[in-house]
RNA sequence: UAAUAUUUUCGGGGCAGGGUGGAAUUCCUGACCGGCGGUAUAGUCCGCGAGCGUUUUGCAUGAACAGGUGUGAUUCCUGUACCGACGGUAUAGUCCGGAUGAAAGAAAUUUAAA
Numbered sequence: 001u002a003a004u005a006u007u008u009u010c011g012g013g014g015c016a017g018g019g020u021g022g023a024a025u026u027c028c029u030g031a032c033c034g035g036c037g038g039u040a041u042a043g044u045c046c047g048c049g050a051g052c053g054u055u056u057u058g059c060a061u062g063a064a065c066a067g068g069u070g071u072g073a074u075u076c077c078u079g080u081a082c083c084g085a086c087g088g089u090a091u092a093g094u095c096c097g098g099a100u101g102a103a104a105g106a107a108a109u110u111u112a113a114a
Stems, first nucleotide, its partner, number of pairs: 001114001005110001007108004017029003031094002033084002035048004043082002051059002064080005086097003
């Protein structure tokens, strides 16, 4: 220095205020949030993870446009939009639960060989 393996640690955020109602953080109004890798800095581009199953193969897998700067941005700036698994409960991206879990991955550590 590169690759393989070991072990350890880390590894997801969010309904203020108001309204209706017997009851809603679930409805209405309004508010708030954004995992990991890639790429000019990304919830909405490309890819990955979390769910279910008859478990290598099956199912499911959301959403953005316009203008500007620039060599380069669907990532920055301005404006206006949009999206969010399953079970429970008055209908839930935000509450409770599976989950003190798992994982994409990140960092460190040790060993062997070259």